[in-house]
Context: one part of a larger RNA
C1' cells in the first nucleotide's frame, strides 16, 4: 500500500410546534380501579376524576364581552361582533308559469277571462337533514425545536481510591572489594656542634579527600553507529583509583507527598507533579469524517448587536406549502426635491503679475527723492479648492397615469444554509494617481456554484450559459503559409527597424504626408572661372594693432560687385577664404509646421527564452471588400422529464401545444435496494435453493430479470408494518496478503 468485513442523524419524553392523513364532533381523549371474556403477555363495556376546547385582558391581585394604560381619558394597546360559515345532494311546504280534468261567465263553432284538483317540468324562496371544507380534539407519520453522551471520531487536562523505591534519590543494618610501584610527615634512636635553647646529619618509622598506574566506578574528547550490537552502543584516547571511595544482601522514605552536595535532579524506557482504575461517551465555538439513485428550484460570504471578530442571534438573499390578483422588474408620459460631474471666483480661504493710495524698512545731507522690499486698503489681468458657490447637468431617487401574466410581486406559515470572498470596469480615500496591496460605493460582470470556442499553457479577461443522441447546417469571440480547421484572397497606402516579436524622459538631415512662406527661365540652389578695390595701416590703445587683442565711429569714391569685414592666419606685415558681383550650366531651391511609420537612449544570471514553435518583407502596420474556418451557441431530425394550457375523461391516464431542464450550500418531490416481523401466493427448490462467476435483454437511474458454469440445501412474489438500512477517504478499527 491492496482486499475483505466492521464503521456515524438514533432513542426515550403525560414536551412543544407545523404539514399529511384517519376517527369522532348536539366536543374530544379518557389514566388508574371496576366488570365480561381469553387466560401467557391481551380484548372488550360502561364510567369518573383530569386535560385541550368553548372569552379575552393585564407584570400580578383580579375584572371580564370586555380588558389594561392614568389621578383623568371622547385618547391609544389587545379583544367581543358576523352568528355557525362555505359548496353540493336529498326531502318537505309556499308562490309564479305550464299542461291536464271538471266549472262559472261572455260570447257564433271556438276562444277569452275566473274558480277549484291532479300532475309532471322550469325559477325563486324558506325550514330540515345528510356529506365534503373550515373550526375543535385524539390517534399515526413525517419535518423542526427543547432534555438528555444526542451524528462519529479526538485531546491535554481536573477530581477520587488504590498501586510502586527489584530503576533511580538519599538514609539505616548487616557483610565484601581496592594488582604493583613512588614520596617519605610526626614520632623515636644515635652521632657531631653548642653553656643552654636548640641545630645538622645517620638509622628506624609509616602519616596523607598524597603521586604513578590495573581491577573497579565515571564519562571530558573525537571518530564509528544512527531501519544501530545497543529506545545512548562501540573504537581510541580521558578522569578518580585509602576516600566525601566502590559494591552485594535485607530494609525504610509515595505523589495537594518523597528524595535530591540544586539539574525541575530522579521516584519501574513515564515526571512542572508517576502509574492503574473509577467520576467518563468530561468539555472541545476546534480539525478530520459522515454511505444508494433519478427529477425542479436553488443561495450567501452583507447591516445590527455581541468578552464579539475563524463563534452566535435577528433581518437580508434560497426553497416549499397555503392566500391574495396585477400589485412586479421593465417601458412610455407627467410631476417632483437636491447641489455631484463640470464650470466659476459673487461669498471663505489659498497663490502670481502690473498700477494707484497709505503705512513700514533700506538708500539718500538722512532733505527732495528712488526702491526688483514688507504690511494694508484698491483697480486691472491670469488662476487653484473634499470640509468655497453667483451657477449646475447625465444618471439616480420619489409620487402618479397606461402597458406589462411573469419559474414576476406581496401576505402569513414550515425548512434552510450564509456572515472567511476573489478578480474585472468604473468613481472615491490610504498608499508613491506602487503593489496579484488595502478599504468603501455600483443591489455592475465573471468566477464561487460554469463545462464549451478564444487568450500557447492561464478560476475572475472576450464569446458563450452543456436534458440525450446525430460522420447535418448557420455563426460568436478569435482566426485562414506549416504545425492547425479555414484567403500564400482583392483593393490603396505605410514600415526596412525582423519594427512588428517589453519600456521613459530625451535626442533624430531614417522616411511618408498636412499646410504656409521665401528665390526662382528677367536663370534661382549646388557646382566651376573670374572678381572681392580705392580713400586707408580709419581714429584710439599699443613695443606692434595694418579688416580681423581691445575701446569709438562704421562714412566716402570707384563699380557689375565688394563690410572700415563673417572665419583661418601674422610678433605685426603678408597669405587662404567668406558676404557680395559676373559668366558657364540648367530647373525647381530653401525655411518652417501638421500628422503617420520607424531608429537611438536598451546591462544579468542553467539554454534562445518578451511572435508558442518552425519561419515570414508579409504570413508586419493602417483602411476598404468579399469568402471561409471556428462553440457543448443558433437551426434541423430523433427521444426523455418537468410546469402550465386545452381537450377526450369517474380517479388514473392519454393527446395536443407552449415555456423549460448548468449547478455547491441548501430546500422540495418520486423511487431502488438491505435485514426482519404479519397476511397472502397454500409460491419456488437435490429433475439442484441460497453465495459465487460469465453472457444476454429490460430500466433515465438506484437495479432487475434470463440463462451456461460452479455450488450442494435453502429461498422468494405481492401487500404492509420495523429499522442495527447502503462506505473510498474518518494518520478509522479487525483480519489477510
Nucleotide at each position: 500500500g491492496c482486499c475483505a468485513a466492521c464503521g456515524a442523524g438514533u432513542u426515550u419524553g403525560u414536551u412543544c410546534u407545523a404539514u399529511g392523513u384517519g376517527g369522532c364532533u348536539u366536543a374530544c381523549a379518557u389514566a388508574a380501579g371496576u366488570u365480561c371474556c381469553g387466560u401467557u403477555u391481551g380484548g372488550a363495556a360502561a364510567a369518573u376524576a383530569u386535560g385541550u376546547g368553548u372569552a379575552g385582558u393585564g407584570a400580578a391581585a383580579g375584572c371580564g364581552a370586555g380588558g389594561g394604560u392614568u389621578a383623568a381619558a371622547u385618547g391609544c394597546c389587545c379583544g367581543u361582533u358576523u352568528u355557525u360559515g362555505u359548496a353540493c345532494u336529498u326531502c318537505a311546504c309556499u308562490u309564479u308559469u305550464g299542461c291536464g280534468c271538471a266549472u262559472u261567465a261572455a260570447u257564433u263553432u271556438a276562444u277569452u277571462a275566473g274558480u277549484g284538483c291532479g300532475u309532471u317540468a322550469a325559477a325563486a324562496g324558506u325550514g330540515a337533514a345528510g356529506u365534503a371544507c373550515c373550526a375543535g380534539u385524539c390517534g399515526c407519520a413525517u419535518g423542526g425545536a427543547c432534555a438528555a453522551g444526542a451524528c462519529c471520531c479526538g485531546a491535554a487536562g481536573c477530581c477520587g481510591a488504590g498501586u510502586g523505591a527489584u530503576c533511580u534519590a538519599a538514609c539505616c543494618a548487616u557483610g565484601g572489594c581496592c594488582a604493583g610501584g613512588u614520596u617519605g610527615a610526626a614520632c623515636u634512636u644515635u652521632g657531631u656542634c653548642g653553656a643552654a635553647a636548640g641545630a645538622c646529619a645517620g638509622a628506624g618509622g609509616a602519616a596523607g579527600g598524597a603521586c604513578c598506574g590495573a581491577a573497579c566506578c565515571c564519562a571530558c574528547u573525537a571518530g564509528u553507529c544512527g531501519u544501530g550490537c545497543a529506545a545512548c552502543a562501540c573504537u581510541a584516547g580521558g578522569g578518580g583509583a585509602u576516600g566525601a571511595g566502590c559494591u552485594g544482601u535485607g530494609g525504610u522514605u509515595a505523589g495537594c507527598g518523597g528524595u535530591g552536595a540544586a539539574a525541575u535532579u530522579c521516584c519501574a524506557a513515564u515526571c512542572g507533579a508517576a502509574c492503574u482504575c473509577g467520576g467518563c461517551a468530561a468539555u472541545a465555538g476546534c480539525u478530520g469524517g459522515u454511505u444508494c439513485u433519478c427529477c425542479u428550484c436553488g443561495a450567501a460570504a452583507u447591516a445590527g448587536c455581541u468578552u464579539u471578530a475563524g463563534g452566535g442571534c435577528u433581518a437580508g438573499c434560497c426553497u416549499c406549502a397555503a392566500g391574495u390578483g396585477c400589485u412586479g422588474a421593465c417601458u412610455a408620459c407627467g410631476g417632483g426635491g437636491g447641489g455631484u460631474a463640470g464650470a466659476g471666483c459673487a461669498c471663505u480661504g489659498g497663490a502670481u503679475g502690473a498700477g494707484g493710495g497709505c503705512g513700514g524698512g533700506c538708500c539718500g545731507a538722512u532733505u527732495a527723492g528712488g526702491u526688483a522690499c514688507c504690511g494694508u486698503c484698491u483697480u486691472c489681468a491670469a488662476u487653484c479648492a473634499a470640509a468655497c458657490u453667483c451657477c449646475g447637468a447625465a444618471u439616480a431617487c420619489c409620487c402618479g397615469u397606461a402597458g406589462g401574466u411573469g419559474a414576476a410581486g406581496c401576505u402569513u406559515g414550515g425548512g434552510a444554509g450564509u456572515c472567511a470572498g476573489a478578480c474585472c470596469a468604473u468613481g472615491g480615500g490610504c498608499g508613491c494617481u506602487a503593489a496579484g496591496g488595502u478599504u468603501c460605493a455600483u443591489u455592475g460582470g465573471u468566477c464561487g456554484a460554469a463545462a464549451g470556442g478564444g487568450a500557447a499553457a492561464c478560476a475572475g479577461c472576450c464569446c458563450a450559459g452543456a436534458c440525450c443522441g446525430c460522420a447535418a447546417u448557420c455563426u460568436a469571440a478569435g482566426g485562414u503559409c506549416c504545425c492547425u480547421a479555414a484567403a500564400u484572397u482583392c483593393a490603396c497606402g505605410c514600415u526596412a527597424a525582423g519594427u512588428g516579436u517589453u519600456a521613459a524622459a530625451g535626442g533624430u538631415g531614417g522616411u511618408g504626408u498636412u499646410g504656409u512662406g521665401a528665390c526662382c527661365g528677367c536663370g534661382a540652389c549646388a557646382a566651376u572661372u573670374a572678381g572681392g578695390a580705392g580713400g586707408u595701416u580709419g581714429g584710439c590703445u599699443u613695443a606692434g594693432a595694418a579688416g580681423c587683442a581691445g575701446c569709438c565711429a562704421u562714412c566716402c569714391u570707384u563699380u557689375a560687385a565688394a563690410g572700415a569685414a563673417a572665419g583661418c592666419g601674422u610678433a605685426a606685415u603678408a597669405g587662404c577664404u567668406c558676404a557680395c558681383u559676373a559668366a558657364u550650366c540648367a530647373a525647381g531651391u530653401u525655411g518652417u509646421u501638421u500628422c503617420g511609420c520607424g531608429c537611438c537612449g536598451a546591462a544579468a544570471a542553467u539554454u534562445u527564452a518578451u511572435c508558442g514553435g518552425g519561419g515570414c518583407u508579409a504570413a508586419g502596420c493602417g483602411u476598404g471588400a468579399u469568402a471561409c474556418c471556428g462553440a457543448a451557441g443558433a437551426u434541423g431530425c430523433g427521444g426523455g422529464c418537468u410546469u402550465g394550457u386545452u381537450a377526450a375523461u369517474u380517479u388514473a391516464u392519454u393527446a395536443a401545444c407552449a415555456a423549460g431542464c448548468g449547478g455547491u450550500a441548501g430546500a422540495g418531490g418520486a423511487g431502488c435496494g438491505u435485514u426482519u416481523u404479519a397476511u397472502u401466493c397454500u409460491g419456488c427448490a437435490c429433475u439442484g435453493a441460497a453465495g459465487c462467476u460469465g453472457u444476454g435483454u429490460c430500466g433515465u437511474g438506484a437495479g432487475a430479470c434470463a440463462u451456461g458454469g460452479u455450488g450442494g440445501a435453502g429461498c422468494g412474489g405481492a401487500u404492509a408494518g420495523a429499522a442495527g438500512u447502503g462506505a473510498g477517504a474518518a494518520u478509522g478499527u479487525u483480519g489477510g496478503c

Large-subunit ribosomal RNA, domain II from a Candidatus Falkowiibacteriota bacterium, 737 nucleotides, folded computationally. The full RNA is in RNAcentral, with records from SILVA. The organism belongs to Candidatus Falkowiibacteriota, within Bacteria. Model confidence (mean pLDDT): 80 of 100.